[in-house]
The RNA shown here (small-subunit ribosomal RNA) has 1478 nucleotides and comes from an uncultured bacterium. Model confidence (mean pLDDT): 85 of 100. It matches the Rfam family "Bacterial small subunit ribosomal RNA". RNAcentral holds the sequence, with entries from ENA and SILVA.
RNA sequence: AUUGAACGCUGGCGGCAGGCCUAACACAUGCAAGUCGAGCGAUUGAGGGGAGCUUGCUCCCCGAUUUAGCGGCGGACGGGUGAGUAACGCGUGGGAAUCUGCCCAAUAGUGGGGGACAACGUUCGGAAACGGACGCUAAUACCGCAUACGCCCUACGGGGGAAAGCAGGGGAUCUUCGGACCUUGCGCUAUCGGAUGAGCCCGCGUCGGAUUAGCUAGUUGGUAGGGUAAAGGCCUACCAAGGCGACGAUCCGUAGCUGGUCUGAGAGGAUGAUCAGCCACACUGGAACUGAGACACGGUCCAGACUCCUACGGGAGGCAGCAGUGGGGAAUAUUGGACAAUGGGGGCAACCCUGAUCCAGCCAUGCCGCGUGUGUGAAGAAGGCCUUAGGGUUGUAAAGCACUUUCAGUGGGGAGGAAAAGCUGUUGGCGAAUACCUGACAGUGUUGACGUUACCCACAGAAGAAGCACCGGCUAACUCCGUGCCAGCAGCCGCGGUAAUACGGAGGGUGCAAGCGUUAAUCGGAAUUACUGGGCGUAAAGCGCACGUAGGCGGUAUGUUAAGCCAGCUGUGAAAUCCCCGGGCUCAACCUGGGAAUUGCAGUUGGAACUGGCAUGCUAGAGUGCAGUAGAGGGGUGUGGAAUUUCAGGUGUAGCGGUGAAAUGCGUAGAUAUCUGAAGGAACAUCAGUGGCGAAGGCGACACCCUGGACUGACACUGACGCUGAGGUGCGAAAGCGUGGGGAGCAAACAGGAUUAAAUACCCUGGUAGUCCACGCCGUAAACGAUGUCUACUAGCCGUCGGGAUCCUUGAGGUCUUAGUGGCGCAGCUAACGCAAUAAGUAGACCGCCUGGGGAGUACGGUCGCAAGAUUAAAACUCAAAUGAAUUGACGGGGGCCCGCACAAGCGGUGGAGCAUGUGGUUUAAUUCGACGCAACGCGAAGAACCUUACCAGGUCUUGACAUCCAGAGAACUUUCCAGAGAUGGAUUGGUGCCUUCGGGAGCUCUGAGACAGGUGCUGCAUGGCUGUCGUCAGCUCGUGUCGUGAGAUGUUGGGUUAAGUCCCGUAACGAGCGCAACCCUUGUCCUUAGUUGCCAGCGAGUAAUGUCGGGAACUCUAAGGAGACUGCCGGUGACAAACCGGAGGAAGGUGGGGACGACGUCAAGUCAUCAUGCCCCUUAUGUCCAGGGCUACACACGUGCUACAUUGGCGCAUACAAAGGGCAGCAAUACCGCGAGGUGGAGCAAAUCCCAUAAAGUGCGCCUCGGUUCGGAUUGGAGGCUGAAACUCGCCUCCAUGAAGGUGGAGUUGCUAGUAAUCGUGGAUCAGCAAUGCCACGGUGAAUACGUUCCCGGGCCUUGUACACACCGCCCGUCACACCACGAAAGCGAGUAACACCCGAAGCCGGUGGCCUAACCGCAAGGAGGGAGCCGUCGAAGGUGGGACCCGUGAUUGGGGUGAAGUCGUAACAAGGUAAC
Repeated sequence: AUUGAACGCUGGCGGCAGGCCUAACACAUGCAAGUCGAGCGAUUGAGGGGAGCUUGCUCCCCGAUUUAGCGGCGGACGGGUGAGUAACGCGUGGGAAUCUGCCCAAUAGUGGGGGACAACGUUCGGAAACGGACGCUAAUACCGCAUACGCCCUACGGGGGAAAGCAGGGGAUCUUCGGACCUUGCGCUAUCGGAUGAGCCCGCGUCGGAUUAGCUAGUUGGUAGGGUAAAGGCCUACCAAGGCGACGAUCCGUAGCUGGUCUGAGAGGAUGAUCAGCCACACUGGAACUGAGACACGGUCCAGACUCCUACGGGAGGCAGCAGUGGGGAAUAUUGGACAAUGGGGGCAACCCUGAUCCAGCCAUGCCGCGUGUGUGAAGAAGGCCUUAGGGUUGUAAAGCACUUUCAGUGGGGAGGAAAAGCUGUUGGCGAAUACCUGACAGUGUUGACGUUACCCACAGAAGAAGCACCGGCUAACUCCGUGCCAGCAGCCGCGGUAAUACGGAGGGUGCAAGCGUUAAUCGGAAUUACUGGGCGUAAAGCGCACGUAGGCGGUAUGUUAAGCCAGCUGUGAAAUCCCCGGGCUCAACCUGGGAAUUGCAGUUGGAACUGGCAUGCUAGAGUGCAGUAGAGGGGUGUGGAAUUUCAGGUGUAGCGGUGAAAUGCGUAGAUAUCUGAAGGAACAUCAGUGGCGAAGGCGACACCCUGGACUGACACUGACGCUGAGGUGCGAAAGCGUGGGGAGCAAACAGGAUUAAAUACCCUGGUAGUCCACGCCGUAAACGAUGUCUACUAGCCGUCGGGAUCCUUGAGGUCUUAGUGGCGCAGCUAACGCAAUAAGUAGACCGCCUGGGGAGUACGGUCGCAAGAUUAAAACUCAAAUGAAUUGACGGGGGCCCGCACAAGCGGUGGAGCAUGUGGUUUAAUUCGACGCAACGCGAAGAACCUUACCAGGUCUUGACAUCCAGAGAACUUUCCAGAGAUGGAUUGGUGCCUUCGGGAGCUCUGAGACAGGUGCUGCAUGGCUGUCGUCAGCUCGUGUCGUGAGAUGUUGGGUUAAGUCCCGUAACGAGCGCAACCCUUGUCCUUAGUUGCCAGCGAGUAAUGUCGGGAACUCUAAGGAGACUGCCGGUGACAAACCGGAGGAAGGUGGGGACGACGUCAAGUCAUCAUGCCCCUUAUGUCCAGGGCUACACACGUGCUACAUUGGCGCAUACAAAGGGCAGCAAUACCGCGAGGUGGAGCAAAUCCCAUAAAGUGCGCCUCGGUUCGGAUUGGAGGCUGAAACUCGCCUCCAUGAAGGUGGAGUUGCUAGUAAUCGUGGAUCAGCAAUGCCACGGUGAAUACGUUCCCGGGCCUUGUACACACCGCCCGUCACACCACGAAAGCGAGUAACACCCGAAGCCGGUGGCCUAACCGCAAGGAGGGAGCCGUCGAAGGUGGGACCCGUGAUUGGGGUGAAGUCGUAACAAGGUAAC
């Protein structure tokens, strides 16, 4: 885009079309083919006439009319359907051996006779349908005779064969009064021709399957005969053995064909409704009759199935005609009107018939047209929806105002479709005729189903007339609410798990519109079957290789031919349709005139370039001869040496062998090792080479024999002999199979040993088939260059092998050329990778192959094979991907370079003990919550007895403990008492304040109502902020340019160097940003300034002593500001660089030490319980208050610590030296009391002044002496102190007593590189007190070690592989188990189809026929000719029987396959995937 459509929602009008696609299923009822009295005899008989008379009866005549029968014509047309048919059925173009009623033209006739049969009558049978017998009768029915122009047959002499009358009119003549006769018309007979229609034959075209490859006996042809309208095996007899087929016979499936229709740019593809042509069919099968025509839709006979009637004896029927019914189905209409028109049948005609046809009805089924109003109208109304609460939008939309009236409605008017026939007149034809019949013209005249027609006018009133789908992208159109992986949507991608533009609703919008969507179907897009117009190295796709048949294609010259080809003309290509130009309906759809077109076929006339044919040549393709060359080319027969093994012997002794390490195995019965000899089999080191040969597979010691091919050179010869190659044939690695040999080594299977969770493996020790030979099979490989064969052309450079030519300087030489074989590379090609004269470039020829993944190279069938199996080769079902190349990452039990307390080298810990603390688990009314590898676990918590507190049980409150607003009352506040655990409740005392412009206001308290408060309730996966981590790792990016189809790359890689993407050099890159570094703080040295509370060298004073005092400003120190360090200098290395190494000077040297500082990002990392915050949830409770309990529990497990286990120690006594902090609800001195914790007391100090405050390790002296101790201090008992309302659950400290485990800690694991580790003490925050051994800070003493980067861990850069991208905590394979689905096999079972053989054999045609019957003709009357029934025979449908074939369905069971959120077992593959994969 389209449709004979259907379904859903909706539906105003008209025009034009269309309307069982399914059950060729079954059909009630009505109608659809009759007509002619001018062919015939009868019947009926309106009406009229006549006669007789008994006046209402009988008879006669005319006669409109009526039908059954005989007869004629028509029922072969028209109408329906598409079952069958793959065919001369259809289409197209030809052909010869034919027929043709009615029609046209022509010729010649139409004479004279005869005998019957229906009807009818009588009678019989039957339920009926219908039938029998006898008798009568007519004809345009039937039969002879006569005639025969033409006709037919013929032996060419001859022979044969027709007919029918009827009607109208009529003058003369005749008459039996019926007529004869004449004439006209219609008929009839014969014949020739035409027209129309039909039959037959042929060329070409006409679906799928080869998993259908052979088919055929009347088959193919001939002769003769028969038959037909006609050719012909159409049929029969005989003869011959042919005919068809890979250009697809036969068989199977499917199907009416065409003009056309739909689509498409076209070529094509699909289709064959309506209209038109042809065919076939008429319940199923068979058959003939009649006829011009049928093997006959509304005819006959037979058989069958079905239905109906029946008196059970028999009969009847055929809607695929029009309506209609049932059924089937998603689905398709009225049991209508009329012959008015067109057409058909009959008839002289009038006329009759006509479900053909013309009309109407039903249906939005389609196409076309029209309408559902028009203009104005802002307060931008109301309502709805949204909202940032301002507004926006619906929206000029509505209302309102002013108009119009198509269509529908009512009323009125009103064409055309109708021309005829008939009648009258005029004038022709025929004719004897002014009859009849008939032509033309004029007049007259009646006929309409549709129809209430089309069309026109009037009237009234906006009045009666809008829906459907969609709004995530494709694809035009967006918001809110509800829902919460539910419900649902979905054409594809995909939406939905609490903020859904995707579900449902709403508002709004978009698109179409009397329709709109959905479904189905066809074409297009799809160059996705590629003729036009595709491909095959890696995506699917080159046969493993060759030879060669058919076929396809084919060098050069001349002549010829004219099949192909080209041009003209002729015929045909039906009409309709499509297209163009016109015309008619108001337009359009629709109808219609003309043209064009119909790309085709056939004929004919020309042409001769090209292709083909024929003929004759040529030599450039191809081949032959001659002379040479290289070679693992092939086959056969021999020969050789090295090595392994075995055997024999010698020497010799305890091991050998094997592995990651071992063991099995061998060996004291003498191995391994070594020497000598022998045997046997297999393979041929070095040479050896991207070297050679071969078609491929493949070929490797040497010699000989046989043999194929290639290359080179120069000439001679043949003369296109060529290329490719469906089928076919041959060759064809390894493994495997058969028979017979052989068997050294190796080695499937197998055995043992290891490894392992297991180990039917990898490793080891053995070891059989096999590997070898001969003969025969198999016929496959990643048979690969994943690249078919042949030919030609198209820049270069460098190797190598075999020839040849040439040059000289004769060499390991140069140049040229050719046949191979390699590496780069241009153009070109390619998706890219890459290919690139050995093409994957440019062209030509031929073959093979491909068409999404899986199922599957499988099933079934066929062929081959001994088998294994090979070959050919599907479908159901299932998925939305599978695949290639390249890119960026990530990863690797890949590689390279580099770094880090990463390892190593060291020192000290932890893991064992006791205790402290945190966590898990368990328990509990509650043990609140969070944090979970590193990066949770002395974490949030810098401090849970109450409080904190969020938890639990209990008791309270409900505008609330807290905020704002309103109203009322009261100052606020305070005293005392009662109840209660308290919150709270009740009572009670004192108190009337502050500002004021005198109106009031501010603050506070209480009460009341409602807005609201409140929530440590949920979601850190809705968020902000903050934080952790990789990581203080050196990275992460951008602009412009360049490269690439693109993703992307380049820069940022490379060479050096650095702590560093730090710097230098190079460079299609040049620059820049965030990071690094520096700038900041602190510490180390010096200087300047300033000296109090700090300092005290010199001067002075004083003390028992002390910077205590005067003073000093030097020093220390304090705290401000400066200086200093920059690879600056020297030497070396390096590339004349960056830089590195060493040195000097210096307090400090290469970042001097430490800190703060954390790029792009990752982990949906952590936190809704710091805070903030969206959504959701609770609202007399999930909020609030209270007292008590819990967070402190305890079989256990883990993390982090403390104290120890002792002599580098413990204890006692004496004694020295810090830093940094803190202090008013505070630190607290001297003093006194207490063993002590502490108490009393209170100087001083808001601090360089006073206090906390003795630093400890250390040093000196003494004791202890290896003992669970003078180590260790847990635990427990007792007695105290302190804080605090309050130490029971549940604090800290002191003293006395007690004195547990523990003797340096398994596997493992951790910190640290210098003022570091280790060790020693000190302070602070939080805090009433403290569970602090924690955390943060301070100083004292003060080491060891680093060869180095192989390994473990983490990281950076480059590179490589990848089937990963949620990125290796990835991906992913197979069995098993479960569910479902389709398929295969299967003992069988059931159905179907078409053949074959035999049996039976209806109807019927044909043939035969003794006997029987017999009107026309003959007949001398006996009979004959002819005919008929019956019977017999051939053929013959249905039926029966039989064995096979093909196909479908089903089938216990069985086989694999596919699919399926969370099953089991392993780990095969992807990285070197941990044994490289295949």